[in-house]
Context: one part of a larger RNA
RNA sequence: GCCAGGGAGUGCACGCUCGUGGCGAGUUUAAGGGGGUUAAGCCCCGUAAGGCGCAGGGAAACCGACUUGCCCGCAGCCGAGCAAUCGGCGAGGGGCGGGGUCUUAAUGGGCCUGGAGCCACGGGCGGGCGACCCGAAACCGAGCGAUCUAUCCCGGGGCAGGGCGAAGCGGGGUGAAAGCCCCGUGGAGGCCCGAAGGGGUUCUGACGUGCAAAUCGUUCCUCUGACCCUGGGAUAGGGGCAAAAGACCAAUCAAGCUCGGUGAUAGCUGGUUCCCCCCGAAGUGGAUCUAAGUCCAGCCUCCCCAGAGGAUGCCCGUGGGGUAGAGCACCGAUCUAGGGCGCAGGGGCCGAAAGGCCCCGGCUCCGGGUCGAACUUCGAACUCACGGGCUCCGUAGAAGGGGGGAGACGGGUUUCCCGGGGGUAAGCUUGGGAACCGAGAGGGGAACAACCCAGACCGGGGUUAAGGCCCCUAAGCGCGGGCUAAGUGCUAAUCCGGAAGGGAGUCUUCCGCCGAAGACGGCGGGGCCGUAGGCCCAGCAGCAGCCAUCGGCUAAGAAGUGCGUAACAGCUUACCCGCUGAGGCGGGAGGCCCUUAAGAUGUGCGGGGCUUAAGCCCGCCGCCGAGACCCCGGGCCGUGGAUUAUUGAAUCCACGAGCGGUAGGGGGGCGUGGCCAUGGGCUAGAAGCCGGGCCGUGAGGUCCGGUGGACCCGUGGCCAAUGCGGAUCCUGGC
Numbered sequence: 001g002c003c004a005g006g007g008a009g010u011g012c013a014c015g016c017u018c019g020u021g022g023c024g025a026g027u028u029u030a031a032g033g034g035g036g037u038u039a040a041g042c043c044c045c046g047u048a049a050g051g052c053g054c055a056g057g058g059a060a061a062c063c064g065a066c067u068u069g070c071c072c073g074c075a076g077c078c079g080a081g082c083a084a085u086c087g088g089c090g091a092g093g094g095g096c097g098g099g100g101u102c103u104u105a106a107u108g109g110g111c112c113u114g115g116a117g118c119c120a121c122g123g124g125c126g127g128g129c130g131a132c133c134c135g136a137a138a139c140c141g142a143g144c145g146a147u148c149u150a151u152c153c154c155g156g157g158g159c160a161g162g163g164c165g166a167a168g169c170g171g172g173g174u175g176a177a178a179g180c181c182c183c184g185u186g187g188a189g190g191c192c193c194g195a196a197g198g199g200g201u202u203c204u205g206a207c208g209u210g211c212a213a214a215u216c217g218u219u220c221c222u223c224u225g226a227c228c229c230u231g232g233g234a235u236a237g238g239g240g241c242a243a244a245a246g247a248c249c250a251a252u253c254a255a256g257c258u259c260g261g262u263g264a265u266a267g268c269u270g271g272u273u274c275c276c277c278c279c280g281a282a283g284u285g286g287a288u289c290u291a292a293g294u295c296c297a298g299c300c301u302c303c304c305c306a307g308a309g310g311a312u313g314c315c316c317g318u319g320g321g322g323u324a325g326a327g328c329a330c331c332g333a334u335c336u337a338g339g340g341c342g343c344a345g346g347g348g349c350c351g352a353a354a355g356g357c358c359c360c361g362g363c364u365c366c367g368g369g370u371c372g373a374a375c376u377u378c379g380a381a382c383u384c385a386c387g388g389g390c391u392c393c394g395u396a397g398a399a400g401g402g403g404g405g406a407g408a409c410g411g412g413u414u415u416c417c418c419g420g421g422g423g424u425a426a427g428c429u430u431g432g433g434a435a436c437c438g439a440g441a442g443g444g445g446a447a448c449a450a451c452c453c454a455g456a457c458c459g460g461g462g463u464u465a466a467g468g469c470c471c472c473u474a475a476g477c478g479c480g481g482g483c484u485a486a487g488u489g490c491u492a493a494u495c496c497g498g499a500a501g502g503g504a505g506u507c508u509u510c511c512g513c514c515g516a517a518g519a520c521g522g523c524g525g526g527g528c529c530g531u532a533g534g535c536c537c538a539g540c541a542g543c544a545g546c547c548a549u550c551g552g553c554u555a556a557g558a559a560g561u562g563c564g565u566a567a568c569a570g571c572u573u574a575c576c577c578g579c580u581g582a583g584g585c586g587g588g589a590g591g592c593c594c595u596u597a598a599g600a601u602g603u604g605c606g607g608g609g610c611u612u613a614a615g616c617c618c619g620c621c622g623c624c625g626a627g628a629c630c631c632c633g634g635g636c637c638g639u640g641g642a643u644u645a646u647u648g649a650a651u652c653c654a655c656g657a658g659c660g661g662u663a664g665g666g667g668g669g670c671g672u673g674g675c676c677a678u679g680g681g682c683u684a685g686a687a688g689c690c691g692g693g694c695c696g697u698g699a700g701g702u703c704c705g706g707u708g709g710a711c712c713c714g715u716g717g718c719c720a721a722u723g724c725g726g727a728u729c730c731u732g733g734c
Base pairs, nucleotide, nucleotide: 001734002733003732004731005730006729011129012128014126015125016124017123018122019121020120021119022118023117026052027051028050032045033044034043035042056063057062066097069096070095071094072093076089077088078087079086080085098113099112100111101110102109103108132271133270135268139261140260141259142258143257144256150235151234152233153232154231155230156229157228158227159225161193162192163191164189168185169184170183171182172181173180174179197222198221199220203217205216206215237253239249240248274669275668276667277666278665279664284297285296286295287294288293299407300405301404302403303402304401305400309393310392311391313390314389315388316387317386318385319384320383321382325378326376327375331372332371333370334369335368336367338365339364340363341362343361345360346359347358348357349356350355411437412436413435415434416433417432418431419430420429421428442453443452444451457634458633459632460631461630462629463628467624468623469622470608471607472606476621478620479619480618481617482616483615489610490609501595502594503593505592506591507590508589509588510587511586512585513584514583521580522579523578524577525576526575528552529551530550533547534546535545558573562571563570635659636658637656638655639654640653641652642651643650644649670723672720673719674718675717676716677715678714679713680712681711688707689706690705691704692703693702694701695700
C1' cells in the first nucleotide's frame, strides 16, 4: 500500500415544541397489590389519594370576572342573475363596549376576563450526566525499583618495565664553631616515560534499515592514586544522590516506573458509514479576560394564524441634503500697486533731553489676483421621505404575526464605480456601492476560483452567444478600400513591458510662397573697379578683432558665405546671364513604422508558419461555434379539474418565464440483524460465493447458469450495538 473484519449523535429522568390516538370540564394513575398464563401479552385494584386543568389580581391582608350588548368580516351556506357579480346569514377571526384585581386623591396605567384540557406513543431540540468517536502535555493516590547509575559503609583483589633521585645515614675536604662543599649510600613522590587496566580527545574518519538503540579504526589522556576491579550492605520520587552537568536513580528524569481516580479536561487537529425529491445561507451589527470560542440580532429552512394588500423599477409633484463643480460674501492662507493709523518691536538722522522725521515691521481701508478635507454668497448629477400614475408581485395566500430546526459570525477577487493611506506604486492596505467566486457546471480566453458568453432535471434534433473561420482545429487562403517592410505584428483586458525625446522611413491632409513673363535643381559663363575701406597690428589685403559698410561700371558681383595663406595667392558662395523645360520650396496636423530598447544554453505569436497577409484600420456577405434559445419525447415538483376509495390516498387530463447548489432545514424511500403475526420455498438442492440477463431516477430488486450442501424468504407491524474509503484509525492476511 491493497483486501477482509471492526469502527463514531446512544440511554435515562426532566423541559420546550410538533404529529397521531383516547377521553373531554375534565383527564390520569405512581409506588405497590390481585387475577390470568408454561412464560408473557392482557384484565382489575390502588381512587372521596395525588398531579395537571377548570380564575385572576395582589408582597400580603384580602377581594374576585361577559350563560355575547353593538359593529366589521374570511371560509362556508342561502337567494337573485346566462355570466361578471350583487344581497343576506356568517363558526373561526378582528374592532368597540363591559367586567375582576393591583396601584390610586384623581386622571391614567399593569395583569386578567365571552370555558380546553389531560394522558399515552412517536419525531425534532435543550440543559444534566463520559453524551458523536479517537487524541494530550499534565494532576492526585497506593505500590514497585540503587542487578544500570550517584554517593557512602564493611570485606577482598589488581597495577610489566624503565627514568628522575627528597629526607636520613656514611666518608672526604674545609672552618674556632654553627655550618658549607664533594663523593657515596638511601629510595621519597596525588613525580616522569610507558604495557595490562581505566578513560573516551581528534579525524567532527568508518558505520548510520549498523556487528552495535553508542560499535569499529586511528590518534589521544591516565597508569602508587581524590587509582582501578569485585562480593555484601545503605539512601526512593517533590524523595534520594550529586568535586554541580539539572547530571544520575534499570536503553525512561526540570520530578522514575506500575496500577488506580479515568471514558481527567482539550473554545484545538482529524474522522463521522445508503438513496431520491423541495428550498437554500453566512463570513455582518452589538456584547464578551473577547478575538481559533460563544450569546442576541441580521441572513436560510419548516409549520401554523390571518385574509388583501405589497414593492426594491420608471415617470410626475412637494419637501430634506451641501458632495462634484464653482466661488472668495464669511473663516483661514497668499501675491501685489496705492492710501490711512503713528503703534509691540528694530534701524537711521537731528536733538542735552523731552521728542521730531524717515525706512522696515505691525494693524487697517481700498483696487487687482491666486488657493482650502476640517472655508461657503452658491450648487448639480444623485439620494431619501411622502403623494399620484404606470409596471411588477400577491387568494397557487404576499405584506404582517406566532412557533420548531439550523448553519454562520477566518471570506476572496476581478471587474467596475466612488474614496482615505501609499508614490493618482504593489497579486498593497482600509472603507462605501454592484456583480461574481465562495456554494456555479458548460463555451471562449493556449494553459488559468472569480475576465467575456451563459445559470446545467434526463434523452434526441436544430439555431445562435462570446469567440472564431491557412494547417494543427469545426468554419472564408471570403469580398471591396487603405496602411505597414519593421516578422512591426499575428495579444480585448489581467497578462503581455515600454516612456520622455528623436527620425529627408512612408502615406494622408491643411496653410504659405515661387513657377511657360520659365520656378527648383544641374551644367556652361560672369562674379568687376575706387580698394589692400579705416583702425589695430610684426603682419592682417573680403575672411584674428574693433568701427563703418559708401561710391562707380553694370545683366550682376557682399566694405564679403565657407575653405585656405605667416601675410598674399588659390578654391567657393551670395548675385547675374545662358542651356534645359514642369513643377518646386517651406511650415503645421494626423496614420502606420523606425529609434530610444542591456541578462545570462536556441530562437519561439499556443505551435507550424504568415508579407497587395494568415498583420493593422474601415465597410460588407457567409459560415463555424455552449448544457444558452427553439422543437420532440420522458421524469419530478407545484396548482387546478375529473374519477375511484374505508381517515387522507391512487389514476388520468391540463397549465407553469418551477427542478445548479456547499453549510443547513424539510419531505419520501432502499437495504441489514432480531422479534410478533401470517403466507410460502427447499436434498428433484436453502444460505453464501462466481458469471451473466432484465427491472427501477436511485439506494436496490429479480431471473438464469455454475459452485455449494442445509436452511431461507415474502407481506403487515415492532425493536435496533443497522449501511464505511478515508480518522499517521484497530486486528489479521498478502
The prediction has a mean pLDDT of 83. Large-subunit ribosomal RNA, domain II from Thermocladium modestius, 734 nucleotides, folded computationally. Its Rfam family is "Archaeal large subunit ribosomal RNA". RNAcentral holds the full RNA, with entries from ENA.